A computed fold for a 149-nucleotide RNA from an Actinomycetes bacterium, annotated as c-di-AMP riboswitch aptamer (ydaO/yuaA leader).
Model confidence (mean pLDDT): 81 of 100.
[in-house]
RNA sequence: GCGAUGGCCACGCCGAAUCCAGCGGACCACGCCGUCCGAGGGAGCCGGGGAACCGUUCUCCACUGGGGUGAAUCCGUUCUCCGCGAGCGGUAGGGCAACUCCGGCCCGAACCCGGCAGCUCACCCGGUAGGCGGCACAGGAGAGGACAC
Numbered sequence: 001g002c003g004a005u006g007g008c009c010a011c012g013c014c015g016a017a018u019c020c021a022g023c024g025g026a027c028c029a030c031g032c033c034g035u036c037c038g039a040g041g042g043a044g045c046c047g048g049g050g051a052a053c054c055g056u057u058c059u060c061c062a063c064u065g066g067g068g069u070g071a072a073u074c075c076g077u078u079c080u081c082c083g084c085g086a087g088c089g090g091u092a093g094g095g096c097a098a099c100u101c102c103g104g105c106c107c108g109a110a111c112c113c114g115g116c117a118g119c120u121c122a123c124c125c126g127g128u129a130g131g132c133g134g135c136a137c138a139g140g141a142g143a144g145g146a147c148a149c
Stems, first nucleotide, its partner, number of pairs: 011133004018043003023038005044128006054118001063115001065116001066113004074090006093107004099142004103137001
């Protein structure tokens, strides 16, 4: 000097999943502050239920049930004789440092309700997790014009 591997700071990505002020307890201090734990609250954001009007030819105790969150649907094929399950190829759709185009890379899951829900004013209910990158596509081009002097 180059490369590889591991852990990370700043910073960033997927996602609604962020912010704020108090209360009780423990520790420290022994005045606060601070840290940890616990039960709640508010704002913002997100989701569901729920009239009229409109829409629906669907459903009708269990069945070819129906529905929700989410980008995550659908098709073909192999294991196979079938099924479960697994694998492969594709695809609706989605993501990769704000917007557009080009190129490249990646995802295309999982879970929930419990016989039941179209839309939907008022109104009612719930969530605010988790997972990653960290010489990353923070790639190229264009557009745009913030802040400071």